[in-house]
RNA sequence: CUCGAUAAAGCCAAACCCUUCGCAAGAGGGGGGCGGAAAGCGACGGGUCUUAAAAGACAAAGAUGGCCGAGCUGCCGAAG
Numbered sequence: 001c002u003c004g005a006u007a008a009a010g011c012c013a014a015a016c017c018c019u020u021c022g023c024a025a026g027a028g029g030g031g032g033g034c035g036g037a038a039a040g041c042g043a044c045g046g047g048u049c050u051u052a053a054a055a056g057a058c059a060a061a062g063a064u065g066g067c068c069g070a071g072c073u074g075c076c077g078a079a080g
Stems, first nucleotide, its partner, number of pairs: 003077002011036002016031006034066001040072002044069003047064005
């Protein structure tokens, strides 16, 4: 450097339930634990989803980093 072990020490936390916020997608907190080696960070590109007040195709505004790519950062150390 690559890689990711029937290794060790730790870490994160899906569905679901309670609660708060939001029109909504969804988000914060508590419980929970399906999973994760970037499930750490940021919406840059693509995807998907949402939009009360006329509507929501386009545009616009938003959501998702636990959908993918690229970017930045990072614990441990067997074999190769």
The RNA shown here (c-di-GMP-I-GGC riboswitch aptamer) has 80 nucleotides and comes from a Methanomicrobiales archaeon.
Model confidence (mean pLDDT): 83 of 100.
NCBI's taxonomy places the organism under Archaea, Methanobacteriati, Methanobacteriota, Methanomicrobia, Methanomicrobiales.